[in-house]
RNA sequence: GGGCGUAUAGCUCAGCUGGUUAGAGCGCAGUCCUGAUAAGACUGAGGUCCCUUGUUCGAGUCAAGGUACGCCCA
Numbered sequence: 001g002g003g004c005g006u007a008u009a010g011c012u013c014a015g016c017u018g019g020u021u022a023g024a025g026c027g028c029a030g031u032c033c034u035g036a037u038a039a040g041a042c043u044g045a046g047g048u049c050c051c052u053u054g055u056u057c058g059a060g061u062c063a064a065g066g067u068a069c070g071c072c073c074a
Base pairs, nucleotide, nucleotide: 001073002072003071004070005069006068007067010026011025012024013023019057028044029043030042031041032040050066051065052064053063054062
């Protein structure tokens, strides 16, 4: 330099063929339970969906450009 892949909550990841409110597990906070922990039950907080632009009535999802990381080729 060329090609491919990934980027969504603090972490690991779902999210179909564009449409209803953006979700799960772990973690975190609170309450219950206990003599007190752990475990368990319940509730809750936490998101510019990597960035910019575009397409569309409507974009996490499609298109273009960029950034970061990984793999392959040279």
Record summary:
Transfer RNA from a Candidatus Dojkabacteria bacterium, 74 nucleotides, folded computationally. It matches the Rfam family "tRNA". The family's RNA type in Rfam is transfer RNA. Taxonomically the source falls in Candidatus Dojkabacteria (Bacteria, Bacteria candidate phyla).